This is a predicted structure of an 80-nucleotide RNA (c-di-GMP-I riboswitch aptamer). Its mean pLDDT, the model's own confidence on a scale to 100, is 80.
[in-house]
RNA sequence: GCUCGAUAAUGGCAAACCCGAAGCAAUUCGGGGGCGCAAAGCCGAAGACUCCGCAAUAUGCGGGGGGUCAGGUUGCCGAA
Repeated sequence: GCUCGAUAAUGGCAAACCCGAAGCAAUUCGGGGGCGCAAAGCCGAAGACUCCGCAAUAUGCGGGGGGUCAGGUUGCCGAA
C1' cells in the first nucleotide's frame, strides 16, 4: 500500500413510530426517537429497479425513492 472488517477505540449517520409543516399522491423538510449502518460520506434519478399522479392500451407525460442492485469519487480506525 492492497485486501479485509472485531462484542476494539474515537467520532458520525439515523429505520419504524410520534408531533409539526408542504404535497392529490408517492414522498419531502424540521423536532423527538433508535432499528440498524464501515462509507447509511459525496456525485449524477442518471445503467438497472421501484413507487405515485394524470392520460389511455402502445405505452406516453409529469413527479418521487440511494436505508434497493450496480457505477464514479473521497475518507476514519487497525485485531485476526